[in-house]
RNA sequence: UGCCGAAUUCCCAGGCGUCAGGUCCUGGGGAACGGGGGAACCAAGGGGGCUCAUGUCGAAUGAGUCCUGGGGCGAAUCGCCGGUGCAAGCCGGUGUAGCGCGAUCUUUCCGCGCGAGCCCGUCAGCUAACCCCGUAGGCGCACGAAAGA
Numbered sequence: 001u002g003c004c005g006a007a008u009u010c011c012c013a014g015g016c017g018u019c020a021g022g023u024c025c026u027g028g029g030g031a032a033c034g035g036g037g038g039a040a041c042c043a044a045g046g047g048g049g050c051u052c053a054u055g056u057c058g059a060a061u062g063a064g065u066c067c068u069g070g071g072g073c074g075a076a077u078c079g080c081c082g083g084u085g086c087a088a089g090c091c092g093g094u095g096u097a098g099c100g101c102g103a104u105c106u107u108u109c110c111g112c113g114c115g116a117g118c119c120c121g122u123c124a125g126c127u128a129a130c131c132c133c134g135u136a137g138g139c140g141c142a143c144g145a146a147a148g149a
Base pairs, nucleotide, nucleotide: 002139003138004137008031009030010029011028012027013026014025015024032135033134034133035132036131037130042125046068047067048066049065050064051063052062053061054060069123070120071119072118073117078095079094080093081092082091083090084089098114099113100112101111102110104149105148106147107146108145109144
């Protein structure tokens, strides 16, 4: 006697399978858990480049013009450097918001690891009612310190 994760559990039917027990697969339903969409009220009504004006410089504000879709799951975001490429991008390195582990829980310290991937398709703030979807996958046999519960 487990860990990450929402990803567990029960019932019914059928199938597979066993000497038997059991387990597994498919479908349906319930519970639990997780996620998305969606009013009013409220919130928000952008970002970047250039030019002009106000301004002592700067900061800021306003106007004009050009460019730029946006969003969701998840900890997985934002930079820098190198390689390649016309570019978009791709590959590698490094740091980082953030996350996990050190086996009861919390906080702090210390140590270690991760910091991916996928989806919607021009649409999405919040959100009562209501509607929809998900139940994967991957590890491990380990015991850091202090205080508190």
Background: The RNA shown here (c-di-AMP riboswitch aptamer (ydaO/yuaA leader)) has 149 nucleotides and comes from a soil metagenome.